[in-house]
The prediction has a mean pLDDT of 86. Predicted 3D model of a 107-nucleotide RNA (Guanidine-I riboswitch aptamer) from Rhodovulum iodosum. The sequence was found by an Rfam model in a public genome assembly.

RNA sequence: GCGCAGGGCACUUAGGGUUCCGCCCGGAUACCGGGGACUGGUCCAAGAAGUGCCGCCGGGGCGGCAAAUUCCGCCAAGGUACACGGCGGGCCAAAAUCCCGGGAGAG
Repeated sequence: GCGCAGGGCACUUAGGGUUCCGCCCGGAUACCGGGGACUGGUCCAAGAAGUGCCGCCGGGGCGGCAAAUUCCGCCAAGGUACACGGCGGGCCAAAAUCCCGGGAGAG
């Protein structure tokens, strides 16, 4: 310097804004307008947050077949490390630790 890998989903949280609900203000009050420097509900939401399930990895045990460390299937346990990070742009109503992005950059 280059390449490969560092897995997926669901629920939740930090966080986020304002389409809808609620709340507040005004009005001509079953409705219309405004307000997110309105606590909230719906909603969005983490690579470096959590939980669970799945996957993968190596080993152990069991079964199948003529046979098996080698093929197929099953069972329980274990492992799945580390991780500082802009500016700017993008999505949806809008914003965001969402996406660009384990990026640029730094060590």